[in-house]
RNA sequence: GGGCGUGUAGCUCAGUUGGGAGAGCACGGCGUUCGCAACGCCGGGGUCGGGGGUUCGAAUCCCCCCACGUCCA
Numbered sequence: 001g002g003g004c005g006u007g008u009a010g011c012u013c014a015g016u017u018g019g020g021a022g023a024g025c026a027c028g029g030c031g032u033u034c035g036c037a038a039c040g041c042c043g044g045g046g047u048c049g050g051g052g053g054u055u056c057g058a059a060u061c062c063c064c065c066c067a068c069g070u071c072c073a
Stems, first nucleotide, its partner, number of pairs: 001072007010025004019056001027043005049065005
C1' cells in the first nucleotide's frame, strides 16, 4: 500500500421486508433474611465509531474517513 472482517449501554453481545434501540452481567432501589449470598420486582444508563448521501423514515442501503483484527505484498 491492497483485500476481508469488526465498531450498538460500564463489560460481553443480539438486532432482515428500512418504521419499537434491546438482552445477559454489572450498577442503584425495594421485597425476602438476624445478616450475607441467592432469588423476585422496579429503575438509571445509548452521538448505534465520525461525516455526508438516498428515503416520508437509516443501527440496517450507498460514499468518504477513523480505530481495531486478520490475510497478501
Molecule: transfer RNA
Organism: Terriglobia bacterium